Context: one part of a larger RNA
RNA sequence: CUGGGCGUAAAGCGUAUGUAGGUGGUAUUUUAAGUCAAACUUCAAAUCCUGGGGCUCAACCUCAGGUCGGGUUUGAUACUGGAGUACUUGAGUUUGGGAGAGGAAAGCGGAACUAACAGUGUAGCGGUGAAAUGCGUAGAUAUUGUUAGGAACACCCGUGGCGAAGGCGGCUUUCUGGACCAACACUGACACUGAGAUACGAAAGCGUGGGGAGCAAACAGGAUUAGAUACCCUGGUAGUCCACGCUGUAAACAAUGUACAUUAGGUAUAGGGGGUAUCGACUCCCUCUGUGCCGAAGCUAACGCGUUAAAUGUACCGCCUGGGGAGUACGGUCGCAAGAUUAAAACUC
Numbered sequence: 001c002u003g004g005g006c007g008u009a010a011a012g013c014g015u016a017u018g019u020a021g022g023u024g025g026u027a028u029u030u031u032a033a034g035u036c037a038a039a040c041u042u043c044a045a046a047u048c049c050u051g052g053g054g055c056u057c058a059a060c061c062u063c064a065g066g067u068c069g070g071g072u073u074u075g076a077u078a079c080u081g082g083a084g085u086a087c088u089u090g091a092g093u094u095u096g097g098g099a100g101a102g103g104a105a106a107g108c109g110g111a112a113c114u115a116a117c118a119g120u121g122u123a124g125c126g127g128u129g130a131a132a133u134g135c136g137u138a139g140a141u142a143u144u145g146u147u148a149g150g151a152a153c154a155c156c157c158g159u160g161g162c163g164a165a166g167g168c169g170g171c172u173u174u175c176u177g178g179a180c181c182a183a184c185a186c187u188g189a190c191a192c193u194g195a196g197a198u199a200c201g202a203a204a205g206c207g208u209g210g211g212g213a214g215c216a217a218a219c220a221g222g223a224u225u226a227g228a229u230a231c232c233c234u235g236g237u238a239g240u241c242c243a244c245g246c247u248g249u250a251a252a253c254a255a256u257g258u259a260c261a262u263u264a265g266g267u268a269u270a271g272g273g274g275g276u277a278u279c280g281a282c283u284c285c286c287u288c289u290g291u292g293c294c295g296a297a298g299c300u301a302a303c304g305c306g307u308u309a310a311a312u313g314u315a316c317c318g319c320c321u322g323g324g325g326a327g328u329a330c331g332g333u334c335g336c337a338a339g340a341u342u343a344a345a346a347c348u349c
Base pairs, nucleotide, nucleotide: 003321004320005319006318007303008302012317014200015199016198017197021193022192023191025087026086027085028084029083030082031081033080034079035076036075037074038073039072040071041070042069048066049065050064051063052062053061054060090190091187092186093185094183095182096181097180102176103175104174105173106172107171108170109153113149114148115147116146117145118144119143120142124135125134161168162167205246206245207244208243209242210241214240215239219235220234221233222232257316258315259314260313261312262311265294266293267292268291269290270289271288272287273286274285275284298305299304322349323348324347331342332341333340334339
């Protein structure tokens, strides 16, 4: 050095981009570093291993042989590596299409809600299991009109779509990313993964400045109760919203890393393409890309997974190694803080 694992038992980084590194398509020439072979040399003796022998056996003693390793030289060239040439199937580019809550900004819209003002109108309203706090004769609730404000976008809406993930849903415009399909043409391995690193990253939280309708931690009151720092009710501030900056975590979940290849099908659905048929539409057949369900083989401790694999293989990364102590202490790094990240031990069962 070599083990076994990671959907649910411990274990896939929240996600992507990408540096080093690791790995890498087809054909051919060359080289001979890895690799393989031979010869020589070395590895003192003892020890070790194998086969004999001797003490009655064994330990022990002893004889012969030996593996492995290092060096030099010569050779082999299938594989890997280096160098060169070529190729097109991997990868990418071009052209033409259609789909989409993908992202950013600006503008606009209607319903609802709350408030203000005005009209009508009069004694209740509200709330609950029942009540009360609360609001109301200073005219509430209800209803009509006008005005203002903020937030969210019913129906459409779907095991539907898009996005790397977080996530994205009124309408219009501008800017903009990606995927998919079809067809030829082009480049010619440009690829895969990815330690560090960098970017993005729900909600809550923090800083500065705005905004504040509804909702609502904290808080106050009313109830309930043995109590009730709750559940229920009436209020209500941060917050929720916007701009800029920070935080960097979630059951960030499919609890399933990424990429490629291979291995029965059936069915539904979304976006394309081709064909058959037809006056046309529907229908039917084939195919590519997604999203679901059921299932052959196979796998799994079972549950279940099953061409969107947890099957069969390959490449690379991350992680686990009994429970508790503990994702804690200390130290480091980051942060305004909250805290995040990295991460033990004693002890104990």